[in-house]
C1' cells in the first nucleotide's frame, strides 16, 4: 500500500433512531473513639473530530485522527 477491530465521566463498561445507564473511584452525611466495611446522598460524560440524511443521530453515510492486529 491493502483489509479489519475498537474510540461513552477520573478509570472499567452497557447501551443497533427517541431526553445517556452501570461498576469503581472521587465529595457529604449516619455508623464508629477513630480509620475501615455498611447504608443513604451528590458532582462527574452534548458519547474521538468534521460533515452528511432524518422531525429525531452514541448509533446511519462520507472524509479524518488515534490504539491496536492481519497482509504485502
Nucleotide at each position: 500500500g491493502g483489509g479489519g477491530a475498537u474510540u461513552u465521566g477520573g478509570u472499567c463498561u452497557a447501551g443497533u433512531g427517541g431526553u445517556a445507564g452501570g461498576a469503581u473511584g472521587c465529595c457529604u452525611g449516619c455508623u464508629u473513639u477513630g480509620g475501615g466495611u455498611g447504608c443513604a446522598g451528590g458532582a462527574g460524560g452534548u458519547c474521538c473530530c468534521g460533515g452528511g440524511u432524518u422531525c429525531g443521530a452514541a448509533c446511519c453515510c462520507c472524509g479524518g485522527a488515534a490504539u491496536c492486529c492481519c497482509c504485502c
About this RNA: A computed fold for a 72-nucleotide RNA from Baffinella frigidus, annotated as transfer RNA. It matches the Rfam family "tRNA". By type it is a transfer RNA. Its mean pLDDT, the model's own confidence on a scale to 100, is 83.